Context: one part of a larger RNA
RNA sequence: GAUGAACGCUGGCGGUAUGCCUAACACAUGCAAGUCGAACGGAAGUUUUUAAAACUUUAGUGGCGGACGGGUGAGUAACGCGUGAGAAUUUGCCUUUAGGAGGGGAGCAACAGUUAGAAAUGACUGCUAAUGCCCCAUAUGCUUUUAAUAGUGAAAUGGAUUUAUCCGCCUGAAGAGAAGCUCGCGUCUGAUUAGCUAGUUGGUAAGGUAAUGGCUUACCAAGGCGACGAUCAGUAACUGGUUUGAGAGGAUGAUCAGUCACACUGGAACUGAGACACGGUCCAGACUCCUACGGGAGGCAGCAGUGGGGAAUUUUCUGCAAUGGGCGAAAGCCUGACAGAGCAAUACCGCGUGAGGGAUGAAGGCUCGUGGGUCGUAAACCUCUUUUUUCAAGGAGGAAUAAAUGACGUGUACUUGAAGAAUAAGCAUCGGCUAACUCCGUGCCAGCAGCCGCGGUAAGACGGAGGAUGCAAGUGUUAUCC
Repeated sequence: GAUGAACGCUGGCGGUAUGCCUAACACAUGCAAGUCGAACGGAAGUUUUUAAAACUUUAGUGGCGGACGGGUGAGUAACGCGUGAGAAUUUGCCUUUAGGAGGGGAGCAACAGUUAGAAAUGACUGCUAAUGCCCCAUAUGCUUUUAAUAGUGAAAUGGAUUUAUCCGCCUGAAGAGAAGCUCGCGUCUGAUUAGCUAGUUGGUAAGGUAAUGGCUUACCAAGGCGACGAUCAGUAACUGGUUUGAGAGGAUGAUCAGUCACACUGGAACUGAGACACGGUCCAGACUCCUACGGGAGGCAGCAGUGGGGAAUUUUCUGCAAUGGGCGAAAGCCUGACAGAGCAAUACCGCGUGAGGGAUGAAGGCUCGUGGGUCGUAAACCUCUUUUUUCAAGGAGGAAUAAAUGACGUGUACUUGAAGAAUAAGCAUCGGCUAACUCCGUGCCAGCAGCCGCGGUAAGACGGAGGAUGCAAGUGUUAUCC
């Protein structure tokens, strides 16, 4: 000098930031991922009702999104990260571009009926729609081969309406962005860890993958790594940065930004453009809860909040107004992302606690050599001011886009007026280092202390008082780093 700090004493305001560093310990409760009726058939309701139609709501089928956003740092010494290069790849939505959409079929939810169960959840029978599923045809694609043969592979002509368009569907090509993979270099400590390795190292073939590859398998060879530190052990997410320092360097990796890993513990795959998936599925385990004992349910390292641990870290708040995201043609819906408010002197910055005058140098305190000295222009008193404070009036910008739309904020910031010095100073130190000295008490006691060291009867070092010094809404101590 610095801090995500803590503790003691003290505490007026504003702005901007920051706020479980410990138990990746366990979690009550609420919310955090939905949306689309312009894909589909129903059901319910409302209105006009002759039929029937229109509108609203939606459990279900279907589409897109739940792989983003948010959290945490347990694991990981690794192509994990950083940086530079590379080839054997994929890519929903988006942009550009070239084509296409011919014909047919079978079901399953919802629903109705029956039925099992305490529940969770099912079972059977029957009906039905689609942009759900399947088949045939076609083809610039792919595979193969005599390089023109053979094989293989699509679609929803669907939705809306203003009838002319829009939104969609299928197949190519290119792009953008995204992702997977490979390599060079860099990336902590220990030799009181010296040898390690059989899919191990390489080849051939096959399988597998979006793709290269011992990635996997069979066979063959016997290789590969290592004092330039392999292996083993310990520790650790990495970086931009942060902090210190003139620099070199050291230490560090909170907030913000990029990457990685994880989601009660371990394992596995499914769906999908993308996951081996935080608020999905299955299995096993520990724990918690419900149970009619047959069986079931759960996962805050999302936002709040609770217990526990700890020196220690906040509200079970408001709003989608803005920015951004998902869905939708749109209106819109959802969004604990985000925007805000609340709490905390936790940090930084700014402001204030009054200004000018005022000597009988008042009273009082302390001290004293009793003359005085000092607190001290300090106070009182006089004259002002109103930053702050309180009240009243006015009152934005953040809103883009013609109108409407503001949580913050039942008027904030700001402006004006009124009142009244009014509402506001502490903490530590005073032997030297180190700015600041006397008195009383104590008597190697009580105590102080960062180091040197003070204290045993005149202690500037202990305790109190007066005074002084330093910093100041803070100040001192402790911890850690340079």
This is a predicted structure of a 482-nucleotide part of an RNA (small-subunit ribosomal RNA, 5' domain) from an uncultured bacterium. The coordinates come from a structure-prediction model, not an experiment, and the mean pLDDT is 85. It matches the Rfam family "Bacterial small subunit ribosomal RNA".